[in-house]
Context: one part of a larger RNA
RNA sequence: GGCGUACGGUGGAUGCCUUGGCACCAGAAGGCGAUGAAGGACGUGAUAAGCUGCGAUAAGCCCCGGUUAGCUGCAAAUAAGCAUUGACCCGGGGAUGUCCGAAUGGGGCAACCCGCUCCGGGUAACGCCGGAGCAUCCCGAAACUGAAUCCAUAGGUUUCGGGAAGCGAACGGGGGAGAGUGAAACAUCUUACGACCCCCAGGAAAAGAAAACGAGCGAUUCCCCCAGUAGCGGCGAGCGAAGAGGGAAAAGCCCAAACCGGAAUUAUGUUAAAGCGGGGACGCGUUGUAGUUCCGGGGUAGCGGGAUUUGGCCGGGUUGGAGUCCCUUCCGACCGGAAAGUUACAAACCGGAUUUAUAGCCGAAUAGUCUGGAACGACUAACCACAGCGGGCGAUCGUCCCGUAGGCGAAAUGAAGCCGGCUUUCCGGGCCGAAUUCCCAAGUACCACGGGACACGUGAAAUCCUGUGCGAAUCCGCCCCGACCACGGGGUAAGGCUAAACACUAUUUGGUGACCGAUAGCGAACCAGUACCGCGAGGGAAAGGUGAAAAGCACCCCUGACGGGGAAUGAAAUAGUACCUGAAACCGUACGCUU
Numbered sequence: 001g002g003c004g005u006a007c008g009g010u011g012g013a014u015g016c017c018u019u020g021g022c023a024c025c026a027g028a029a030g031g032c033g034a035u036g037a038a039g040g041a042c043g044u045g046a047u048a049a050g051c052u053g054c055g056a057u058a059a060g061c062c063c064c065g066g067u068u069a070g071c072u073g074c075a076a077a078u079a080a081g082c083a084u085u086g087a088c089c090c091g092g093g094g095a096u097g098u099c100c101g102a103a104u105g106g107g108g109c110a111a112c113c114c115g116c117u118c119c120g121g122g123u124a125a126c127g128c129c130g131g132a133g134c135a136u137c138c139c140g141a142a143a144c145u146g147a148a149u150c151c152a153u154a155g156g157u158u159u160c161g162g163g164a165a166g167c168g169a170a171c172g173g174g175g176g177a178g179a180g181u182g183a184a185a186c187a188u189c190u191u192a193c194g195a196c197c198c199c200c201a202g203g204a205a206a207a208g209a210a211a212a213c214g215a216g217c218g219a220u221u222c223c224c225c226c227a228g229u230a231g232c233g234g235c236g237a238g239c240g241a242a243g244a245g246g247g248a249a250a251a252g253c254c255c256a257a258a259c260c261g262g263a264a265u266u267a268u269g270u271u272a273a274a275g276c277g278g279g280g281a282c283g284c285g286u287u288g289u290a291g292u293u294c295c296g297g298g299g300u301a302g303c304g305g306g307a308u309u310u311g312g313c314c315g316g317g318u319u320g321g322a323g324u325c326c327c328u329u330c331c332g333a334c335c336g337g338a339a340a341g342u343u344a345c346a347a348a349c350c351g352g353a354u355u356u357a358u359a360g361c362c363g364a365a366u367a368g369u370c371u372g373g374a375a376c377g378a379c380u381a382a383c384c385a386c387a388g389c390g391g392g393c394g395a396u397c398g399u400c401c402c403g404u405a406g407g408c409g410a411a412a413u414g415a416a417g418c419c420g421g422c423u424u425u426c427c428g429g430g431c432c433g434a435a436u437u438c439c440c441a442a443g444u445a446c447c448a449c450g451g452g453a454c455a456c457g458u459g460a461a462a463u464c465c466u467g468u469g470c471g472a473a474u475c476c477g478c479c480c481c482g483a484c485c486a487c488g489g490g491g492u493a494a495g496g497c498u499a500a501a502c503a504c505u506a507u508u509u510g511g512u513g514a515c516c517g518a519u520a521g522c523g524a525a526c527c528a529g530u531a532c533c534g535c536g537a538g539g540g541a542a543a544g545g546u547g548a549a550a551a552g553c554a555c556c557c558c559u560g561a562c563g564g565g566g567a568a569u570g571a572a573a574u575a576g577u578a579c580c581u582g583a584a585a586c587c588g589u590a591c592g593c594u595u
Stems, first nucleotide, its partner, number of pairs: 001594009015580001016545002020516002022513007029505002031167002039100003042055003046078002050074002061094006070082003105114003115134007136164010171202001172200005182189001186234001213216001221248004231239002252497003259297010275284002277328006302475001304440004308435007316335007336427006349421004354416005360408003366381005382399002384388001390402003447469007456482001477492005532539002552579001555566004
């Protein structure tokens, strides 16, 4: 030196554990913000560095409710206190809430600096202190003012009222928009109308009541299927429908216009002729007529609908008006009746009970002996069960504790549907028919050129959108049925609203797992988006386990200390805070064999 055996050191694998994660299901909620958010800075405790809470009223103040004998957070200790006159804790409502931050009086290198106005305090006075207000933009109202241009209008000023802004995980709509890649290269193509950027919104969004589909159906949306079909395609790579069928869910409406009435305004007109609903008489005369704008009525369709005029049938009461009186017609008011309604079709608010959310409450049933540090184990004998889910307790407890099954509960605030108030509509209008005229969404449809979207790459290319140009028709109209024409058929564009079925989960509640178990599972089980790195955008860790209980080793000894030896605690100290188990590499000590 090697090998072996034994005993150690080091190290932190493995086993066991779980406070943390991951995924999914069901429900709730789906927003917060100028009444100052999200997120922070700085403070705040008797002692207080950090976290948490809170805000100069600062681990808190007030009220209401629940619960209960203890309490002053994590987190020990001491001090000082609070509490059955109900503290602490839990829930609801309120008060306070420094400074920054959309940040909004002005500025600024965020958490700082400097103001103005009014009110209050203070001073001899000023400085000073406290409170409130003072950004911008948009909309509306009122008053004042006021051009070109006489009136006027535009514009301006002031005051008042309302709104916006910023943040937020995914889902949604819209506007932009490359590339790596694939085509085994690459250019059309693909990746992809995806990443990414911007705008906007809601609890969902979008779409939606046919100028549809395509052969007899009837808004939209979503799922299955149709179907990897029909097609498109350097006919390469690849892209890729639709009708029908089966389901989910179902809901339909309002305007524009014609016409009537009112108001304003412009023009015309004014010897009373046209007018004042119609007829007769009287009366009026900025009446009337035409244009424009606004308001109200009317009206909404595709077996076309509506307006106007007219015919027929049916239809509550009282009362008023249309210059006056009579008849008639039309328009209102009140009472009564009927119906509907807040998610479209008009629109707010209030009350009631119920259910529910945010604290809680009740809740069955076991003893003995033995082993052991400890009984939840073994044995013996019982009991409950609408409860033998689960967790805890010194080992494995249905009957010890929290619970579980099953029941109960809210002063306050929120939510849902229901009922009532309330509101609206109809009953003075409705139905059927005829006629003529009028209306039925215009720089639109269509067309040409250039593009884009459609599964469809310009193609025989319909359909949809539109940059440029041109430019109709009003139902005997217009569009479509995949070039185009005929016949036949379907529909009614150029205005708008619309629940449900369908998407998502930052947040919250309950539940589940042939999900992980500390190199795993979120990056983060632990004071983690921390330490640390980077000028910055950004990157980004490691790190869990004494014991049932600190009972965390009084006291003695060695020592400068660390550390150790006794003693003590404990079931165990080779469980001593460098703490469960404690593998291997690596380093030793003793002995044996061997060179």
This is a predicted structure of a 595-nucleotide part of an RNA (large-subunit ribosomal RNA, domain I) from a Candidatus Zixiibacteriota bacterium. The full RNA is in RNAcentral, with records from ENA. NCBI's taxonomy places the organism under Bacteria, Pseudomonadati, Candidatus Zixiibacteriota. It matches the Rfam family "Bacterial large subunit ribosomal RNA".